A computed fold for a 684-nucleotide part of an RNA from a metagenome, annotated as large-subunit ribosomal RNA, domain II. Its mean pLDDT, the model's own confidence on a scale to 100, is 86. It matches the Rfam family "Bacterial large subunit ribosomal RNA".
Context: one part of a larger RNA
RNA sequence: ACCGGCGAGUUAUUGUAUUAUGCAAGGUUAAGUUGAAUAGACGGAGCCGAAGCGAAAGCGAGUCUUAAUAGGGCGGUAUAGUAUGAUAUAAUAGACCCGAAACCGAGUGAUCUAGCCAUGAGCAGGUUGAAGGUAAGGUAACACUUACUGGAGGACCGAACCGACGUACCCGGAAACGUGCGCGGAUGACUUGUGGCUAGCGGAGAAAUUCCAAUCGAACUCGGAUAUAGCUGGUUCUCCCCGAAAUAGGUUUACGCCUAGCCUCGUGGUAAAGCUUCCUGGAGGUAGAGCACUGAAUAGACGAUGGCAUCGUAUAGAUGUACUGAAUUUAAUCAAACUCCGAAUGCCAGGAAAGUAUACACGGGAGUCAGUGUAUGGGUGAUAACGUCCAUACGCGAGAGGAAAACAAUCCAGACCACCAGCUAAGGUCCCAAAUUUCAUGUUAAGUGGGAAAGGAUGUGGAGUUGUCUAAACAGCUAGGAGGUUGGCUUAGAAGCAGCCACCCUUUAAAGAGUGCGUAAUAGCUCACUAGUCGAAUGACACUGCGCCGAAAAUGUACCGGGGCUAAACAUGAAACCGAAGCUGUGGAUUUUAUAGAUAAUAUAAAAUGGUAGGGGAGCGUUCUAAUUGCGACGAAGAUGGAUCGUGAGGACUGUUGGAGCGAUUAGAAGUGAGAAUGCCGGU
Numbered sequence: 001a002c003c004g005g006c007g008a009g010u011u012a013u014u015g016u017a018u019u020a021u022g023c024a025a026g027g028u029u030a031a032g033u034u035g036a037a038u039a040g041a042c043g044g045a046g047c048c049g050a051a052g053c054g055a056a057a058g059c060g061a062g063u064c065u066u067a068a069u070a071g072g073g074c075g076g077u078a079u080a081g082u083a084u085g086a087u088a089u090a091a092u093a094g095a096c097c098c099g100a101a102a103c104c105g106a107g108u109g110a111u112c113u114a115g116c117c118a119u120g121a122g123c124a125g126g127u128u129g130a131a132g133g134u135a136a137g138g139u140a141a142c143a144c145u146u147a148c149u150g151g152a153g154g155a156c157c158g159a160a161c162c163g164a165c166g167u168a169c170c171c172g173g174a175a176a177c178g179u180g181c182g183c184g185g186a187u188g189a190c191u192u193g194u195g196g197c198u199a200g201c202g203g204a205g206a207a208a209u210u211c212c213a214a215u216c217g218a219a220c221u222c223g224g225a226u227a228u229a230g231c232u233g234g235u236u237c238u239c240c241c242c243g244a245a246a247u248a249g250g251u252u253u254a255c256g257c258c259u260a261g262c263c264u265c266g267u268g269g270u271a272a273a274g275c276u277u278c279c280u281g282g283a284g285g286u287a288g289a290g291c292a293c294u295g296a297a298u299a300g301a302c303g304a305u306g307g308c309a310u311c312g313u314a315u316a317g318a319u320g321u322a323c324u325g326a327a328u329u330u331a332a333u334c335a336a337a338c339u340c341c342g343a344a345u346g347c348c349a350g351g352a353a354a355g356u357a358u359a360c361a362c363g364g365g366a367g368u369c370a371g372u373g374u375a376u377g378g379g380u381g382a383u384a385a386c387g388u389c390c391a392u393a394c395g396c397g398a399g400a401g402g403a404a405a406a407c408a409a410u411c412c413a414g415a416c417c418a419c420c421a422g423c424u425a426a427g428g429u430c431c432c433a434a435a436u437u438u439c440a441u442g443u444u445a446a447g448u449g450g451g452a453a454a455g456g457a458u459g460u461g462g463a464g465u466u467g468u469c470u471a472a473a474c475a476g477c478u479a480g481g482a483g484g485u486u487g488g489c490u491u492a493g494a495a496g497c498a499g500c501c502a503c504c505c506u507u508u509a510a511a512g513a514g515u516g517c518g519u520a521a522u523a524g525c526u527c528a529c530u531a532g533u534c535g536a537a538u539g540a541c542a543c544u545g546c547g548c549c550g551a552a553a554a555u556g557u558a559c560c561g562g563g564g565c566u567a568a569a570c571a572u573g574a575a576a577c578c579g580a581a582g583c584u585g586u587g588g589a590u591u592u593u594a595u596a597g598a599u600a601a602u603a604u605a606a607a608a609u610g611g612u613a614g615g616g617g618a619g620c621g622u623u624c625u626a627a628u629u630g631c632g633a634c635g636a637a638g639a640u641g642g643a644u645c646g647u648g649a650g651g652a653c654u655g656u657u658g659g660a661g662c663g664a665u666u667a668g669a670a671g672u673g674a675g676a677a678u679g680c681c682g683g684u
Stems, first nucleotide, its partner, number of pairs: 001684006011093013026048003032042003052059002062074004096234002099231001103224006114198009123188001125157003128153001132149006161185003165182005200216001202212003209218001237619006247260005261368002263365006274356004278351005288341001289339002294335003298331004306323001307321005371396010401412003416588004421584003427578003430563003436575001438574006449565001455549002459546004464541005476533005482506003487501003512527001516525002589609008620673001622670010638657005644651002
């Protein structure tokens, strides 16, 4: 990993609701007795109901409160209950199943290891040479010196032994801590044998939360015990009908719960209340707009007050002002917490008709309380986010099908079943790949299409405005582009051309006191301007369509899905076709409603039949029990093959195998259905 088996809403008591049955203003027994009996009979204690109110005494269709006969509360004036069974659900119990870490009690452990106690054992070899001693020298005597002797030490080197600093290997190992090569201690706080002592709310600890039997921030075993788990996982057959929520309020509450909201099932009644469209009447202060208020804010006019200056009789006053700038005023603005105004929608009420079939109340059962994207109106953020928080709508969630290459949320469209029938939607029609290499008129040359901004540009199309031009334009070519003068100033110089000032006059077809380059300054080149040549268009400006540049990223072309395309791109039109589970056609199924029928069976018609959590309905199958009824050695169950029936769970029939039991109908009872639980056990 696979296969097989096992594997999860049960049982008891009580309540509530529905339902079936019995009896009914009543219903019913419990223990027990009798009995073969759990049947039946007896048993009326008790329980529920028929009357309530009050704390109670108590009163009673009333009662309590109260001084009250007032008012108010709860009742009555509408009478149905009760017993048993079933189903659903709740409470109490392990309460659908598996799962903690932990807590407590009673015990078992120091054969591992820590410390201690008692008694034993072990440490090759080599080195160093303390104290002390002896002799000699030496001293008054000591001291002291030398030689020899001596053999101390948590001394030295280094095996056994004990350890474990580095490194390599090992890592489903040879080994649940090792091996190799080096390494530390090795007469000591040394190592070690045997026997003993200390116990978990504890012991021991040269102290590390270290050790106490491969277990240690509190050992192990059994028990309380199915501890508890607002948490994770799992929870087994079928078909049919309906079908949510991810919100509000509260919560030691925030991944939990309660009530409401939204779903489902049943019951009910009325003036059918609901929803959609239309009409009428309302409330309102949003969008917009505006500046009348409150504020903000720009420019101007006017210019108070204050400042400054001058004059002055000097605390008066006058005049002036590149100061300040109130109020007023003109023009033009801004506002979620401004409004002289003010929609569309939405909301409320009334009304008529039409369409639709809801709406409401009560009762049983829920699930939901992490939502999410898009569009629109906003807050927050950076007018960032697949951000976050509200509102309205739609989708996904719980929605399949077609389109977007792929793609919960986008576009189209809501799947009862079948069909080798038809029409369409979005989107498409050269090939991959169903359908036009369709038609018309243009645009684009960039593979733009098939990624992007500010900004830039004689790209190109359209439609304009305004100049110049056969009295010859624009561009090119030829020629001229002068004189006063090197204008004045400045300057070392300044001569058109560093800078400042002025910018005239003359000759002219024309020529600036000079457009740019250049020089130290001149020089030189050039332009404006003019003539000639040439011979027809040529400038400027704004709008607009499509293109160009701007344009660098990480595996590999890689920003059309691909091929490829100059249309098979873009724009505007036209005609066809393809294209879905949409619509239609044909056949069939189920549900609901209506009509007929007897309220049935059934028939006809219309509509409906996506679906998670969840509610409701109807069934299939397994084991056993009861009654009835069958099959089986002429072959039961089981196994295996088959082209059979049923919407399905499933059911027949038959061949082979097998060799002794097994069904059907109607009821009843459950250890009643497996693919998932890192499920459990077995096999391979």